RNA sequence: UCUCGAUAAACGCACACCCGGAGCAAUCCGGGGUCGCAAAGCUUCCGGUCCCGAGCGAGGCCGCGUGAGCGGCCGAGUCGAGGGAUAGCGGGGUUGCCGAA
Numbered sequence: 001u002c003u004c005g006a007u008a009a010a011c012g013c014a015c016a017c018c019c020g021g022a023g024c025a026a027u028c029c030g031g032g033g034u035c036g037c038a039a040a041g042c043u044u045c046c047g048g049u050c051c052c053g054a055g056c057g058a059g060g061c062c063g064c065g066u067g068a069g070c071g072g073c074c075g076a077g078u079c080g081a082g083g084g085a086u087a088g089c090g091g092g093g094u095u096g097c098c099g100a101a
Stems, first nucleotide, its partner, number of pairs: 004099002012037002017032006035088001041094003045091003048086005055079001056077001059074006
């Protein structure tokens, strides 16, 4: 220095839940909390999941028309441009504490 990670030690983070706040939402921020974590530090580059969503649109209803049809409203959706959330979903990148075997 790299790999590795202990029934070691020091420093550290903080799930659920509760209180206050932000957001349409996913979710986030502050305080308490302490399930867990050796990167549960940082970073959306890749995949996953979640939210918002223009548009598309099965179908339905109404009006007009002799009619083919035209116009309006509603609207399911394994559809969906785009935008966002999650780093404690996984991978990648990057920085870093300790030191038994």

This is a predicted structure of a 101-nucleotide RNA (c-di-GMP-I riboswitch aptamer). Its Rfam family is "c-di-GMP-I riboswitch aptamer". From the family's description: GEMM was predicted in a large-scale screen for bacterial structured RNA regulatory elements. The sequence was found by an Rfam model in a public genome assembly. The coordinates come from a structure-prediction model, not an experiment, and the mean pLDDT is 86.